[in-house]
RNA sequence: UCAUGUAAAUCGCAAACCCCCCGAAAGGGUGGGACGCAAAGCCAGGAGUCUAAAGUAUCGCAAGGUGCGAUACCAUGAUCGUCCGACUGCCAUG
Numbered sequence: 001u002c003a004u005g006u007a008a009a010u011c012g013c014a015a016a017c018c019c020c021c022c023g024a025a026a027g028g029g030u031g032g033g034a035c036g037c038a039a040a041g042c043c044a045g046g047a048g049u050c051u052a053a054a055g056u057a058u059c060g061c062a063a064g065g066u067g068c069g070a071u072a073c074c075a076u077g078a079u080c081g082u083c084c085g086a087c088u089g090c091c092a093u094g
Base pairs, nucleotide, nucleotide: 002094003093004092005091012037013036017032018031020029021028022027035081041087043085045084046083047082048079049078050077055073056072057071058070059069060068061067
């Protein structure tokens, strides 16, 4: 430096769920809690997935000053614990 993760050691992370907070939502943060994880460290770059506030279109209602509601589309939102990729890294073995 590369490959691998059977056993061990050390150090870690923390799903579901619960409290509080942020957010329109998806989701995120603190604390508790452990299903799991050898990159479950990190980067939303590619694909996928989730959401649809704003916007656009249509329809309905209301009103005379462009409002309200419903539906559809849509990421600029989210997810790295969906996969790929970039970068970094512990131990052991070869």

This is a predicted structure of a 94-nucleotide RNA (c-di-GMP-I riboswitch aptamer).
Model confidence (mean pLDDT): 85 of 100.
Rfam family: c-di-GMP-I riboswitch aptamer. Gene Ontology term of the family: cyclic-di-GMP binding.
The sequence was found by an Rfam model in a public genome assembly.